[in-house]
Small-subunit ribosomal RNA, 3' major domain from an uncultured bacterium, 477 nucleotides, folded computationally. Rfam family: Bacterial small subunit ribosomal RNA. Gene Ontology terms of the family: structural constituent of ribosome and ribosome. Model confidence (mean pLDDT): 82 of 100.
Context: one part of a larger RNA
RNA sequence: UGACGGGGACCCGCACAAGCGGUGGAGUAUGUGGCUUAAUUCGAUGCAACGCGAAGAACCUUACCUGGGCUUGACAUGUAAUGAACAACAUGUGAAAGCAUGCGACUCUUCGGAGGCGUUACACAGGUGCUGCAUGGCCGUCGUCAGCUCGUGUCGUGAGAUGUUUGGUUAAGUCCAGCAACGAGCGCAACCCCUGUUGCCAGUUACCAGCACGUGAAGGUGGGGACUCUGGCGAGACUGCCCAGAUCAACUGGGAGGAAGGUGGGGACGACGUCAGGUCAGUAUGGCCCUUACGUCCGGGGCGACACACGUGUUACAAUGGCGUGGAACAGAGGGAAGCCACCUGGCGACAGGGAGCGGAACCCGAAAACACGUCUCAGUUCGGAUUGGAGUCUGCAACUCGACUCCAUGAAGCUGGAUUCGCUAGUAAUCGCGCAUCAGCCAUGGCGCGGUGAAUACGUUCCCGGGCCUUGUACU
Numbered sequence: 001u002g003a004c005g006g007g008g009a010c011c012c013g014c015a016c017a018a019g020c021g022g023u024g025g026a027g028u029a030u031g032u033g034g035c036u037u038a039a040u041u042c043g044a045u046g047c048a049a050c051g052c053g054a055a056g057a058a059c060c061u062u063a064c065c066u067g068g069g070c071u072u073g074a075c076a077u078g079u080a081a082u083g084a085a086c087a088a089c090a091u092g093u094g095a096a097a098g099c100a101u102g103c104g105a106c107u108c109u110u111c112g113g114a115g116g117c118g119u120u121a122c123a124c125a126g127g128u129g130c131u132g133c134a135u136g137g138c139c140g141u142c143g144u145c146a147g148c149u150c151g152u153g154u155c156g157u158g159a160g161a162u163g164u165u166u167g168g169u170u171a172a173g174u175c176c177a178g179c180a181a182c183g184a185g186c187g188c189a190a191c192c193c194c195u196g197u198u199g200c201c202a203g204u205u206a207c208c209a210g211c212a213c214g215u216g217a218a219g220g221u222g223g224g225g226a227c228u229c230u231g232g233c234g235a236g237a238c239u240g241c242c243c244a245g246a247u248c249a250a251c252u253g254g255g256a257g258g259a260a261g262g263u264g265g266g267g268a269c270g271a272c273g274u275c276a277g278g279u280c281a282g283u284a285u286g287g288c289c290c291u292u293a294c295g296u297c298c299g300g301g302g303c304g305a306c307a308c309a310c311g312u313g314u315u316a317c318a319a320u321g322g323c324g325u326g327g328a329a330c331a332g333a334g335g336g337a338a339g340c341c342a343c344c345u346g347g348c349g350a351c352a353g354g355g356a357g358c359g360g361a362a363c364c365c366g367a368a369a370a371c372a373c374g375u376c377u378c379a380g381u382u383c384g385g386a387u388u389g390g391a392g393u394c395u396g397c398a399a400c401u402c403g404a405c406u407c408c409a410u411g412a413a414g415c416u417g418g419a420u421u422c423g424c425u426a427g428u429a430a431u432c433g434c435g436c437a438u439c440a441g442c443c444a445u446g447g448c449g450c451g452g453u454g455a456a457u458a459c460g461u462u463c464c465c466g467g468g469c470c471u472u473g474u475a476c477u
Stems, first nucleotide, its partner, number of pairs: 002476001003474003007471002010468004015461002019424004026315008034306001042053002064301007073124001077123007089102005106115003126290002129288003135284001137279003140275001142273001147186006153162003166177003192267004197235007207224002211222003238261001241255005304443001317417001321376004327371001334365003339358002343354004383414001388409007430453007
């Protein structure tokens, strides 16, 4: 100087408290440990591993196992020799890959050759083999915490200190005042994006007030540029104004006006550094190792096993509810050509057969909860849906291991969950559905978005956890 303390002072954070909903009990999905296995590929392991890499494991993927093959190789460049061969086709064998045989004389040419292809030989290829404790790059974390430093000066023998401490104040090392300091940099804030109000400009595929046409109904048509909306440029918020307090400060409390008020809400943005944190399996890369195999191709299996244990979800246990071939509304954000599919027909249905429009502000994919009416009347039930049997649909060479969906039947546990533990402060929690990526299909209840309905509570900082700053002690540095 730091670090640490079950030392002290001050301060902050859904940290506690106050509330709301969960977890831990049940079924199930998924990840992990363990056990098992020929293999159950590998990595991630307190917070910060465990619906994580994986935004798609039937084959492929695939790295694992088993079996069958290849050896200049599945892929790249070059040298030398060679010349027909490769591919395609056909045959045999085979599970395929492969192997064998047959057929089969490439393109250009200045006739020298060049290009492509095969074979042989050689340099080499190849390795998801090891080391993340040799590395780059990227990422997580403390933490969006308010900190981390430098130049000159000054102080100290020196390590170092000062500045950065102190008094106020702030979300903030934010600002003010003071001060042997005066300045500066990286961080904070602002500049960027979305959203909330509005003006101008511009209107097609969006819109329809007035005028006209028109319909069973309809912006359907002429037309319009008002409105909504779309999307480009502006305005607007700055403690600017008023009152009070405060050191005539920074600032704090209240008020006016305003769509919005003191950072309006949200996002992107992550200082010096810490954890030899994570990743050699995204890629790159040093070293080491394999080279008829630790490379490579193929069939099948495995990654999906199952006494058990844990994490994260999901569905429930019901009446604030379930049910109705019931009635009848209202979104946003996205996606669409090997696609989205209106509409018609068939089917109880998944879906099928026809078939229009749309590369889309035009066509298509489209709400549910809510609301109204009826019914059930507290029961393992008209709750709950696991499991199982049967019959099907679809994708795809192929659904046995191991897909999703539909229909009929079956109708398990579960009556609100011990100790414990998690999230959340407002359009938030809770609850309701919709979309997208990946994708043939899908094990998605996951992830990322979108809107609908829409709360309760915060006295306070004693305590638990994490953090900041000052100070004190120290057997550590």